[in-house]
């Protein structure tokens, strides 16, 4: 200088004018002062706090994870580490438990896709035929080679044999068994068994762990109007314009009859809606130092207060300067994962070529 990996951070800046929310104060129709989106606020895919319901233990069921160890308040997150895979390499990505429990599937090809078997071939014997070079059926043997296929019953080499073939042997591969190092995952050496057996479990399914529901429109408190429940105090009804007259019905009370009481009204009490408050923003909180720890994270001091509305604020205009400004907007809080995103910076590392 090119060329690529990773990880971190920044979201136009300032200045002036009008404005919306939210708190505070005050002399309160209004003034001052302070606060006012995000790295994802998003999607609503995990966990988890918090509120309410439900529950003795347990199990069936279903869902969700799956290689180790750590971190955490928990995860399906993160860190480190083992193992495969890919890359010269920094690095990346890998649901990475079980296929010798059981079942089910493996299109086309192709002889055969899993109790196996044999199309081309090769090879012994026997029979025919020969130009004596071999050729052609038969019994049989064989899978070494060829073909088919993503994948064909352990590679690769020597030996062996008629031809072959873990039939023998090396050496890799793989199963048992021991040691060794490591918390472990696993690595790694030693012996030992000719070899067990095709793939597939984000196919059913075994195993091992963990999981009760619903969710701030959760949930609490106040608390109108009307109607409708209780309860207590007043009041007999109906008819007539009135004086007045007439005495039914239903209910309670009380065996029953009689007798009494209520029907209406005023007041009280309770329950719920309307409405209104709270939950609600101080936090598994933000900065900075210092310890421990590879780390992810923990601990100590220090400091700081940093939207909280419910029709639901966070704008708009101007001037300027630039690299000319994406994707996108809080609605109980939180950790995380995913996705969307113009453009820039810093910072470690790698790989190639030159120069000192």
């Nucleotide at each position: 200088a090119g060329a690529g990996u990773c990880g971190g951070c920044c979201a136009g800046g300032c200045a002036g004018c009008c404005g919306c929310u939210c708190c505070g104060c005050c002399u309160u129709u209004g003034g001052c002062g302070g606060g006012g989106a995000g790295g994802a606020a998003a999607g609503u895919c995990c966990g988890g706090g918090c509120u309410c319901c439900a529950c003795a233990g347990g199990g069936c069921g279903g869902g969700a994870u799956g290689c180790c160890a750590g971190g955490u308040a928990a995860c399906g997150c993160c860190u480190g580490g083992g193992g495969g895979a890919c890359g010269c390499g920094a690095g990346u990505c890998c649901a990475c438990g079980g296929a010798a429990a059981g079942u089910g599937c493996c299109g086309c090809a192709g002889a055969a896709a899993a109790u196996a078997u044999a199309c081309c071939g090769c090879c012994u014997g026997c029979c025919g035929c020969u130009u004596c070079g071999g050729c052609g059926g038969c019994c049989g043997g064989u899978a070494a080679g060829g073909g088919u296929g993503a994948a064909a019953u352990g590679g690769u080499g020597c030996g062996g044999u008629a031809a072959g073939a873990g039939c023998g042997c090396a050496c890799c591969g793989c199963g048992c068994c021991g040691g060794u190092g490591g918390u472990a995952a696993c690595a790694c050496c030693g012996g030992u068994g000719g070899c067990a057996g095709g793939g597939u479990a984000a196919a059913c399914c075994c195993c091992a762990u963990c999981c009760g529901g619903a969710g701030c429109a959760a949930g609490a408190c106040c608390a109108a109007a009307u109607a409708g429940g209780g309860g207590a105090g007043c009041a007999g009804g109906c008819c007539g314009c009135g004086a007045g007259g007439c005495c039914a019905c239903g209910u309670g009370u009380g065996g029953c009859c009689c007798a009494c009481a209520c029907g209406g009204u005023u007041c009280c009490c309770g329950g719920g809606u309307a409405g209104g408050u709270c939950g609600c923003u101080a936090g598994a909180g933000g900065u900075g130092c210092g310890c421990g720890g590879u780390g992810a994270c923990g601990c100590g001091c220090a400091u700081c207060c940093c939207a909280g509305a419910u029709g639901a604020a966070u704008g708009g205009c101007u001037g300027u300067c630039c690299a000319c400004g994406a994707c996108a907007g809080a609605a109980c809080c939180c950790g995380g994962c995913u996705u969307a995103a113009c453009g820039g910076c810093c910072g470690a590392c790698u790989c190639u070529u030159u120069u000192c």
A computed fold for a 356-nucleotide RNA from Thiohalophilus sp., annotated as Bacterial RNase P class A. The coordinates come from a structure-prediction model, not an experiment, and the mean pLDDT is 76. Lineage of the source: Bacteria > Pseudomonadati > Pseudomonadota > Thiohalomonadales > Thiohalophilus. RNAcentral holds the sequence, with entries from ENA. It matches the Rfam family "Bacterial RNase P class A". Rfam classes the family as a ribozyme.